This is a predicted structure of a 177-nucleotide RNA (c-di-AMP riboswitch aptamer (ydaO/yuaA leader)) from Frankia sp. Hr75.2.
Its mean pLDDT, the model's own confidence on a scale to 100, is 77.
Its Rfam family is "c-di-AMP riboswitch aptamer (ydaO/yuaA leader)". Rfam describes the family as follows. This family represents a conserved RNA structure found upstream of the ydaO and yuaA genes in Bacillus subtilis and related genes in other bacteria.
The sequence is in RNAcentral, with records from ENA and Ribocentre.
Lineage of the source: Bacteria > Actinomycetota > Frankiales > Frankiaceae > Frankia.

[in-house]
RNA sequence: CCGGGCGACACGCCGAAUCCUGCCCCGCCCGGUGAACAACAAACCUCAGGGCGGGAGCGGGGGAACCAACCUUCGGGCGUCGAUCACAGACGUCCUCGGGGUGAAGUCGCGUAGCGCGACCGGGUAAAUCCCAGCCCGAACCCGACAGCUAACUUCGCAGGCGUGGGGAGGGGCAUC
Numbered sequence: 001c002c003g004g005g006c007g008a009c010a011c012g013c014c015g016a017a018u019c020c021u022g023c024c025c026c027g028c029c030c031g032g033u034g035a036a037c038a039a040c041a042a043a044c045c046u047c048a049g050g051g052c053g054g055g056a057g058c059g060g061g062g063g064a065a066c067c068a069a070c071c072u073u074c075g076g077g078c079g080u081c082g083a084u085c086a087c088a089g090a091c092g093u094c095c096u097c098g099g100g101g102u103g104a105a106g107u108c109g110c111g112u113a114g115c116g117c118g119a120c121c122g123g124g125u126a127a128a129u130c131c132c133a134g135c136c137c138g139a140a141c142c143c144g145a146c147a148g149c150u151a152a153c154u155u156c157g158c159a160g161g162c163g164u165g166g167g168g169a170g171g172g173g174c175a176u177c
Base pairs, nucleotide, nucleotide: 001032002031003030004029005028006027007026011163012162013161014160018056019055020054021053022052023051024050025049057158058157059156060155061154062153067148075095076094077093078092079091080090081089098146099143100142101141102140106120107119108118109117110116111115121138122137123136124135125134129169130168131167132166
C1' cells in the first nucleotide's frame, strides 16, 4: 500500500432519550506485494470506537377561529438611523430581582437565612397494571422584555446518571393432560 473479516455482551432502574440504515475516519486480526491470485475461506490471542447524514418511533417549543384573559403593561445599558434644543420612535446588541419554558422538583410557616427545620403537596422504587409497607428524591438548566389555549403550519431533542427486587390483588407466557 492492496484485499478481506470484525469493532463487544447479560438482567434491570430514573429519563422522551429507542430501533433500522448510508458514507467516511480510526483500531484489531488474516492474506498478499505493485492491477498487489476475482470469488471462497480466514482459528486463538488481541481489539471492542469516532464523525457526518437518512428513516421509523417517542418527547418538547412556537403557532388561528372559538374560549379564556384584558387595573395590567410600557425593565436597564450601549451603538446606529432619524429628529435635532430636546423628547418620542425604529433597528442592532448585551443584561436580568419582570415574564416565560423543560422537569416530580412546589406552597406555607419558623429560623442562626449561599442554607436548615417542620407541615401540606409532588415524584421514584423487577418484569402489563393496581394497592400496602419500607426506603429515597423534591435538583438543575434554558429563553431574553417576549410567547394563554390552539387545527393547518413550523421548529427542537433522543442525553446523562445508576444497581433495585418486601407483602397482597391480578394479568400474560411456557410446559403437561